[in-house]
RNA sequence: CUGCUACCGUCACCGAAUCCGGUUACAGAGCCGGAGCGGGGGAUUCUCGGUUGUACGCCGUGCCGAAUGCGCGGACGUACAUGGGGUGAACGGGCCGGUCGGCCCGAGGGCGAUUCUUUCCGUCCUAAUCCGUCAACUAACCCCGUAGGUGUUUGGAAGAAGGAGC
Numbered sequence: 001c002u003g004c005u006a007c008c009g010u011c012a013c014c015g016a017a018u019c020c021g022g023u024u025a026c027a028g029a030g031c032c033g034g035a036g037c038g039g040g041g042g043a044u045u046c047u048c049g050g051u052u053g054u055a056c057g058c059c060g061u062g063c064c065g066a067a068u069g070c071g072c073g074g075a076c077g078u079a080c081a082u083g084g085g086g087u088g089a090a091c092g093g094g095c096c097g098g099u100c101g102g103c104c105c106g107a108g109g110g111c112g113a114u115u116c117u118u119u120c121c122g123u124c125c126u127a128a129u130c131c132g133u134c135a136a137c138u139a140a141c142c143c144c145g146u147a148g149g150u151g152u153u154u155g156g157a158a159g160a161a162g163g164a165g166c
Stems, first nucleotide, its partner, number of pairs: 011151004018035006036146006052081006058074006083134001084131004091106006108125005114161007
């Protein structure tokens, strides 16, 4: 001097997921309240639709007098699905493949450090999960969330705003 790894802090990124106050001896955590941000339900008008399954439990009933077992039924409960729907960028199509999965095209999304917009280039992602027969839009109104994860780059052009230096 350079590269890699780990930790702390600062700064930065995805995302709605930040800030302020109270309580607690202080701080942190927890709890409570508020602001900001985000999401869902919910008329008229208009448009559209007429839909279940499996397993277990419970109840009733038949075989049978009882237990166990088996069958049938149920406006009941639970779980997982199906039809449908929600959050989210996370969708559509094609090829290979028995499946898992892989590749390609289109659409969508993130990053490349003052902020915003447009564009070019480079690079990456295109998941997961919730409701449980139910939901379109929707004024008033009602309800809910405010997590979690991570470490990019000294890219180009144009416009606007702001700031620093001279």